[in-house]
RNA sequence: GGGCCCGUAGUUCAGUGGAUAGAACUCUCGGCUUCGGACCGGGUGACGAAGGUUCGAUUCCUUCCGGGCUCA
Numbered sequence: 001g002g003g004c005c006c007g008u009a010g011u012u013c014a015g016u017g018g019a020u021a022g023a024a025c026u027c028u029c030g031g032c033u034u035c036g037g038a039c040c041g042g043g044u045g046a047c048g049a050a051g052g053u054u055c056g057a058u059u060c061c062u063u064c065c066g067g068g069c070u071c072a
Stems, first nucleotide, its partner, number of pairs: 001071007010025004018055001027043005048064005
């Protein structure tokens, strides 16, 4: 340098044109408990960046950024 894949909560993942972007674990608050753990209930928190297409983009297209595999 060429080709391919990936990037969504603190972490691991789902969602692949339209609804409030969802789950588990974590964190936090409350309940329970002598205290803690476990368990139960509530809460916080995310679409890598910029453009384009579209009535509408996390999703499609382009460029860039970051990561991985591969060829040379």
Source information
A computed fold for a 72-nucleotide RNA from a Candidatus Pacearchaeota archaeon, annotated as transfer RNA. Model confidence (mean pLDDT): 80 of 100. The source organism's lineage runs through Archaea, Nanobdellati and Candidatus Pacearchaeota. The RNAcentral record of the sequence draws on ENA.